RNAcentral holds the sequence, with entries from ENA and SILVA. Predicted 3D model of a 1421-nucleotide RNA (small-subunit ribosomal RNA) from an uncultured bacterium. It matches the Rfam family "Bacterial small subunit ribosomal RNA". Rfam links the family to the GO terms structural constituent of ribosome and ribosome. The prediction has a mean pLDDT of 82.
RNA sequence: AGAGUUUGAUCAUGGCUCAGGACGAACGCUGGCGGCGUGCCUAACACAUGCAAGUCAAGGGUCUUUCGGGACACUGGCGCACGGGUGAGUAACGCGUGGAUAAUCUACCCUUAUCUCUGGCAUAACAUCGAGAAAUCGGUGCUAAUAUCAGAUGAGGCCUCCGGGUCAAAGUUUCGAUGGAUAGGGAUGAGUCCGCGUCUGAUUAGCUAGUAGGAGGUGUAAAAGACCAACUAGGCUACGAUCAGUAACUGGUUUGAGAGGAUGAUCAGUCACACUGGAACUGAGACACGGUCCAGACUCCUACGGGAGGCAGCAGUGAGGAAUUUUGGACAAUGGGGGAAGCCCUGAUCCAGCGACGCCGCGUGUGGGAUGAAGGGGCUUUGCUCUGUAAACCACUGUCAGAUGGGAAGAAAAGUUUGUUUUACGGACUGGGACUGUACCAUCAGAGGAAGGACCGGCUAACUACGUGCCAGCAGCCGCGGUAAUACGUAGGGUCCAAGCGUUGUCCGGAAUUACUGGGUAUAAAGGGUGCACAGGCGGGCUUGUGCGUCAGGGGUUAAAGAUCUCGGCUUAACCGAGGGAGUGCCUCUGAUACGGCAGGUCUUGAGUAUGAUAGAGGAUGAUAGAAUUCCUGGUGUAGCGGUGAAAUGCGUAGAUAUCAGGAGGAAUACCAGUGGCGAAGGCGGUCAUCUGGGUCAUUACUGACGCUUAAGCACGAAAGCGUGGGGAGCAAACAGGAUUAGAUACCCUGGUAGUCCACGCCCUAAACGAUGCAUGCUUGGUGUUAGCCACUUCUGUGGUUAGUGCCGUAGGAAAUCUGUAAGCAUGCCACUGGGAGUCGUACUCAAAGGAAUUGACGGGGGCCCGCACAAGCGGUGGAUUAUGUGGUUUAAUUCGAUGCAACGCGAAGAACCUUACCCGGGCUUGAAGUGCAGUGGAAUGUCCCUGAAAGGGGGCAGUUCUUCGGAACCGCUGUAGAGGUGCUGCAUGGCUGUCGUCAGCUCGUGCCGUGAGGUGUUGGGUUAAGUCCCGCAACGAGCGCAACCCCUAUCCUUAGUUGCCAUCAGUUCGGCUGGGAACUCUAGGGAGACUGCCCACGCAAGUGGAGAGGAAGGUGGGGAUGACGUCAAGUCAUCAUGGCCCUUAUGUCCGGGGCUACACACGUAAUACAAUGGCAGGUACAGAAGGCGAAGCCGCGAGGUGGAGGUAAUCCUCAAAGCCUGUCUCAGUUCGGAUUGAAGUCUGCAACUCGACUUCAUGAAGCUGGAAUCGCUAGUAAUCGCAGAUCAGCAUGCUGCGGUGAAUACGUUCCCGGGCCUUGUACACACCGCCCGUCAAGCCAUGGAAGCUGGGGGCGCCCGAAGUCGCAUUAGCGCCUAAGGCGAACUUAGUAACUGGGGCUAAGUCGUAACAAGGUAACC
Repeated sequence: AGAGUUUGAUCAUGGCUCAGGACGAACGCUGGCGGCGUGCCUAACACAUGCAAGUCAAGGGUCUUUCGGGACACUGGCGCACGGGUGAGUAACGCGUGGAUAAUCUACCCUUAUCUCUGGCAUAACAUCGAGAAAUCGGUGCUAAUAUCAGAUGAGGCCUCCGGGUCAAAGUUUCGAUGGAUAGGGAUGAGUCCGCGUCUGAUUAGCUAGUAGGAGGUGUAAAAGACCAACUAGGCUACGAUCAGUAACUGGUUUGAGAGGAUGAUCAGUCACACUGGAACUGAGACACGGUCCAGACUCCUACGGGAGGCAGCAGUGAGGAAUUUUGGACAAUGGGGGAAGCCCUGAUCCAGCGACGCCGCGUGUGGGAUGAAGGGGCUUUGCUCUGUAAACCACUGUCAGAUGGGAAGAAAAGUUUGUUUUACGGACUGGGACUGUACCAUCAGAGGAAGGACCGGCUAACUACGUGCCAGCAGCCGCGGUAAUACGUAGGGUCCAAGCGUUGUCCGGAAUUACUGGGUAUAAAGGGUGCACAGGCGGGCUUGUGCGUCAGGGGUUAAAGAUCUCGGCUUAACCGAGGGAGUGCCUCUGAUACGGCAGGUCUUGAGUAUGAUAGAGGAUGAUAGAAUUCCUGGUGUAGCGGUGAAAUGCGUAGAUAUCAGGAGGAAUACCAGUGGCGAAGGCGGUCAUCUGGGUCAUUACUGACGCUUAAGCACGAAAGCGUGGGGAGCAAACAGGAUUAGAUACCCUGGUAGUCCACGCCCUAAACGAUGCAUGCUUGGUGUUAGCCACUUCUGUGGUUAGUGCCGUAGGAAAUCUGUAAGCAUGCCACUGGGAGUCGUACUCAAAGGAAUUGACGGGGGCCCGCACAAGCGGUGGAUUAUGUGGUUUAAUUCGAUGCAACGCGAAGAACCUUACCCGGGCUUGAAGUGCAGUGGAAUGUCCCUGAAAGGGGGCAGUUCUUCGGAACCGCUGUAGAGGUGCUGCAUGGCUGUCGUCAGCUCGUGCCGUGAGGUGUUGGGUUAAGUCCCGCAACGAGCGCAACCCCUAUCCUUAGUUGCCAUCAGUUCGGCUGGGAACUCUAGGGAGACUGCCCACGCAAGUGGAGAGGAAGGUGGGGAUGACGUCAAGUCAUCAUGGCCCUUAUGUCCGGGGCUACACACGUAAUACAAUGGCAGGUACAGAAGGCGAAGCCGCGAGGUGGAGGUAAUCCUCAAAGCCUGUCUCAGUUCGGAUUGAAGUCUGCAACUCGACUUCAUGAAGCUGGAAUCGCUAGUAAUCGCAGAUCAGCAUGCUGCGGUGAAUACGUUCCCGGGCCUUGUACACACCGCCCGUCAAGCCAUGGAAGCUGGGGGCGCCCGAAGUCGCAUUAGCGCCUAAGGCGAACUUAGUAACUGGGGCUAAGUCGUAACAAGGUAACC
């Protein structure tokens, strides 16, 4: 000193939470010793038992005696008002602090002075009688005093009218003394009064009749309405009275850097209280804790008549509670009471006991020791990896505890005696300790008896394994847990503290989060709707006085303890002692006079007044004008009008709408009109008149600080609304109807009432906003505009100045933005705020809510652009049959995967067995295949037989490798390591792939901008297919993409000619067949060519346009391969690889058979058609590419068979179809169409039944161009025609290639879909398949209202009235006041309550979709 947490990220705001310290603590686990402290915070609840205040001897007695005395009660003296306890009450002169007492008292003590004389009456004890259960009491009789009374005296005191009056005493004696009385002084203690300070609430605003005051009495120790009678009518209060709640106060304690905050245990000072309430007595002192009287409640005793009691003393008990000790010892010390003293008393005190309750100290060993031992545990990549120098082992030490022995200080006094300077001190002796045989010291033994707790995701030091699987659980905040959890539980390891460690609670801190020090208010919470103004706060220049504030110095006080510094004592520390300093405050004395105050004087600049001008929708009242709407009357006129996205309701043939004329009535004032004007704000708009407020400018003159702000108060205050009375044209809540819609209590339409208007009276709220209080001053500039004034001037001009009103911008201010009209820099005053929601306020509840900006994404926002995206066209799909795939269903199984585009003729380039993963059945278990090691046997291998569906099982025969003789290779068997798995997880993964998309994007370095996320670059202007290029620019460059480089194709050249070619020449069986040729085609190597290069137009350029030129090709020539950063937890664990989990006589493996081919149905993709641009028949022509096959001939209608030439391939296989020519069919379910079915066959194959393909003959279904909807294609393309290949024993309407024939259309970018860039809005960021609101339903929680019910509180009125003081009477008694009690009407506070209101919370309820985008009707007040 900070940290975590709102967001995708950022800054700021703002709360919540944590780390620190403290405690009279409690709880959990654990626990060796000692020292010093400390211990009912709750029930001021109730208390059994014991103890906590006695003592002395002046007096008379009783008993006893060792005659010295002792004991007992009584009278009397002093004490019992101290000490000890508690904190209920008290918001107060109670406490603190400082004063006053000339308004007072003070026993014992000290001191000064004087006195201490003479008498008297009683009474207790005792004796006796009596009452009572007891407590206790009564009668009679006797007696004393330092008890008590009277008289004398009067130094002295008090009173006084100055004459006088009045007031005392106690003795005892050993003569040393001691006591008593009066008066003065001191000391100590106490009483009273005053200034200042002392909690919360205004959702408590008025309180008060002895109340406020004076003079007079009473009263007291003493002032006083303290009390009393009469008089006066005051007193307190916004600087908070009264009322209510809470509370003993302080020194201090604790925290904090401090200022502050919280607190008031122990110790110390003060106060109050003593079962509750009241009262006095005694006394120096009490209205008295262990005294009295009365009342009350409670407990106890009782013979029922009466009595007794008060632990908030020390122990202790019960109760309450989370929780707090022994019914201990001693008066040895300190202190107190009594006493002359010895001495007695003392639960004060000193000690001990109990409790880790706190603080402090010590120990549980120290050093060496690596074979990093073994064993255990943990992890694991299987390691000299961790536990760990830890242990063993070696060498030491001896604290604490234990044993034995010794052993203090705390002790000063007192007593006896002696001496001296004799109320005292010194010496000697005697004697004295609860704690205690304690502290301490010595010796002995032996590492022996002595370590735990919490934590380990981040904050916050410390990590792995297993278990669990949104379960169990954790959690201070964020959060963790849904099968790989460093966050749960356990273990190993580690970290931090340590006789403790954690948890809980409370306080301060961090929190500048109530901000004095030290904060804010346009948008985050927060400026009052506006003005006027009293109190209050603040206030211009000069000067004089004062010295209140202020400042300086001195004095007093600020108790001790504590804190702090120094020194000292316990071995140290805690603890304790001594000394010093400090102590912000208050009182007081002296001084200073700048500033503020007060008082006096003066000034003009703040403020105001006068004068002269001036602008204006400023206000009020009255009058008046024109346009328009509507209505009424009349005319013209005829079928519609009106309204909407489209309609309908509505109006109209009874004449509407339209149009003309006349009239009525109400409301509002087009143009001018303007970020123009006026007003404090709300607000104000035709014109004229009257009345009236304010502003501005100019000029001089006057007043002389008269000012600013403003709680309370007063006034004004849009719209809506209310009351009374008018008015009512238009508009228009409510309402009605029509539409829309799933619904439509809305948006739209037709109507329409309050209201809107006027007068008067209320209401007093708005997003009453500039979300910005008022006033004053200061702070670079530019440019408009309104109202004045001044100067210059030629001008429709320029410059200056004051008051307004706008825009842009420098500095400054956190962002956006504001910026002389501040949100800048300062001052004064006022108002207001304190996480959210909710509320009257709490409770309750969440960890966020909110602001600004950033990047994305999205929008039924905008702009620009592209794409077979639409449009323009061509052909299809969707209807039929078949094929194929999928879903569904079925099944023993119909294996699995793929599921919008981007699954569905997909994995599968080919399921009869195999494949095959599925099902049924039969087998095997180191296994079907593979590897290592050990043992054992045999070459390997070939072949035959039996059984069986096969696998498998059993058996026979043949065979005998190489060798360095050790063995090797190969095969079988056994054992052991281990195999195997198309089992799960594609959401643990690699790799591969799809998609956006061949879309033009995605980034980086440096620099710059910004607090930052980020931006810039990459945006802008053009251009392009393109982030392609150019220009501009705080950017300059670069990378991945684009393009190019690669392949095929189109042209040419060159090289090379076999298997290809054949122009020329020759031959020929007429076939490039042969010789030959190397020209052409072609093949396959290498080159050329195209670059907007040239021209014109446009353009700065890039580039674009041109039926341009040239060229085979022209603007990327055509096609292919090539797929940026990334997105979709996209697909694949069943290609392969792979983590983890699972199976191991089975989820492995072998075999036979079946299934993957099922079939009511639905969808996708294809094939074939529906016919004449056609079918059929005959004839006839022309490819490319690819493969490895099989020609001719013969047989078969044909599939095919036979055959085997040729071919290891530019050589052979090898051959197109549409087309063209001719004929026929003639619009029909046909000579279209070919499904289906029957029969007979062919081929492949171990095997075509489930379940192959093909052939022939026969059969001849649906179908006549296809609803809504939807797909492909822009040129050698669509369409159409065939051919080949892979897979493959066989099987192709699929797939992949190849060539043949060969179109139509594109105006264009409004719309649909997808995409790119810029911009805008956003409450979205899992990103619109987003977010989110309200009712209802369910559960839980607290809370408001409420008929009532219950308890508490204080005051008021009335009744009654004890004890007691005082008064009157004085025989009895009476009166005043009053506690308790009773009654009453109100008030206040708390609890509870049928019912009821809203609120909050709770993964997956209902209904809608209100808000966020123009949120689909802009939102909001």